Predicted 3D model of a 193-nucleotide RNA (Lysine riboswitch aptamer) from Aeribacillus pallidus. Rfam family: Lysine riboswitch aptamer. Rfam links the family to the GO term lysine biosynthetic process. Model confidence (mean pLDDT): 79 of 100.

[in-house]
RNA sequence: CGAUGAGGUAGAGGUUGCGGCUUUUAUGAGUACUGCGAACGAGAUGCAGAGAACAUUGAAGACUUCGCUGGAAAGGGAAAGCCGCCGAAGUUCGCACAUUUCUCUGGAUGUGUGGACUGGGGUUGCCACCGAACAGGGGCAGCACUGUCACGGUUUGCCUGAAGAAAAGCAGCCGUGGAGCGCUAUCUUCACG
Numbered sequence: 001c002g003a004u005g006a007g008g009u010a011g012a013g014g015u016u017g018c019g020g021c022u023u024u025u026a027u028g029a030g031u032a033c034u035g036c037g038a039a040c041g042a043g044a045u046g047c048a049g050a051g052a053a054c055a056u057u058g059a060a061g062a063c064u065u066c067g068c069u070g071g072a073a074a075g076g077g078a079a080a081g082c083c084g085c086c087g088a089a090g091u092u093c094g095c096a097c098a099u100u101u102c103u104c105u106g107g108a109u110g111u112g113u114g115g116a117c118u119g120g121g122g123u124u125g126c127c128a129c130c131g132a133a134c135a136g137g138g139g140c141a142g143c144a145c146u147g148u149c150a151c152g153g154u155u156u157g158c159c160u161g162a163a164g165a166a167a168a169g170c171a172g173c174c175g176u177g178g179a180g181c182g183c184u185a186u187c188u189u190c191a192c193g
Base pairs, nucleotide, nucleotide: 001193002192005189006188007187008186009185010184011183014086017085018084019083020082021081022080023079024078025077033070035068036067037066038065039064043057044056045055046054047106048105049104050103051102053101089118090117091116092115093114094113095112096111097110098109099108100107119146120145122143123142124141125140126139127138129137130136148178149177150176151175152174153173154172156171157170158169
C1' cells in the first nucleotide's frame, strides 16, 4: 500500500417513512343513559357459556314495550403542532403473570419473554377476525411504484489521453435478481500478500 474478516461512529430511503404525546374536529348518535307518563306483572344486573355462590336492586313496580323532555363517552378516523427515531416499527405463534366478583372453558386488555416473517409506502380482491360503520386495523394473494446492492446490456455523457480513438472506471438509461444480521461514508484492528 492492497484486500478479507471483526468492531465502532455518522448517515440515506419518504413530504402519506415509523412510533408516541397534545389540541381541534367529523363520525359514534339523537345511540347508551337521566326524568315524566302509559301498559305488562316478577325477576333483573355484574365480557360469553355452564355451575354454585357473592354483591347490588325490585309490588314504593324489576325486566320489556310505547310516547314525551333532556342527552353523553371510549376506542378507531382526519388536520395541526411537538418529541423520539431509520428493525424505525409491525404482524404472527408459544409460554408466564395481572385485570375482567368466585370456579371451569373461552374472549378482551396490559406486561415480560422466546421463535418466525416483513426494505418502504400505495392500491385491488377475498376472509368465518377486531370494530357502530361502507372509515380504519388484521390475515392471504395480486398489481404497479420507490430506495438500495449485485449481475448483464447501452449508437448517452464525464474522466484518462499532446490531439483523436479504444479499454477500464464513474454517472445516466434499460433488464434480471437478492434482502435491513442490508446499504453509503469513515475510523480502528487481527491473519494474508